[in-house]
Order: sequence, then C1' cells, then structure tokens
RNA sequence: GCCGGUGUGGCGGAACGGUAGACGCGACGCACUCAAAAUGCGUUGUCCGCAAGGGCGUGUGGGUUCGAUUCCCACCACCGGCAC
Repeated sequence: GCCGGUGUGGCGGAACGGUAGACGCGACGCACUCAAAAUGCGUUGUCCGCAAGGGCGUGUGGGUUCGAUUCCCACCACCGGCAC
C1' cells in the first nucleotide's frame, strides 16, 4: 500500500429501517440478619429542570430516507490476511 472484519452504558453483549441499550456481570440503595454471606426488590448513559417533563446520545464527519445502531461515502482506532 491492497483486501476483509470489528467499533453500542463501568464491563460483556442484544436490538426486521419504526419505543436505543434487552439479557448477564458489576456498582449503589432497601428488605432479611445480632452482624454478615446468600436471597429478594428497586435504581444505575448524559444535559436542562424543584418537579412534571424535555433535549442529546450507537468511534468521528457527511449522505439517502417520513424515519438510520441498521443502508451509502470519507476519515479514525483496533484485529486478521496479502504485498513490500
């Protein structure tokens, strides 16, 4: 340099072009306990807001579309192969 693959919460990992983050792990809170462990319940992206609620968010930037994590283009990072 060429070809292919991958990129989504703290981690793993789902998501026909139509409610983004299911499910698991971890963390936090509560219950239970003398106290723990185990177990059960709840919460767990970010910003604004007292709250109700609203905006934004799938590596980055664009495009197509009524609508994009999903399709297209460029770039970035990582992995593999080929070439040198």
Description: Transfer RNA from Microbacterium faecale, 84 nucleotides, folded computationally. It matches the Rfam family "tRNA". The family's RNA type in Rfam is transfer RNA. Rfam links the family to the GO term triplet codon-amino acid adaptor activity. The RNAcentral record of the sequence draws on ENA.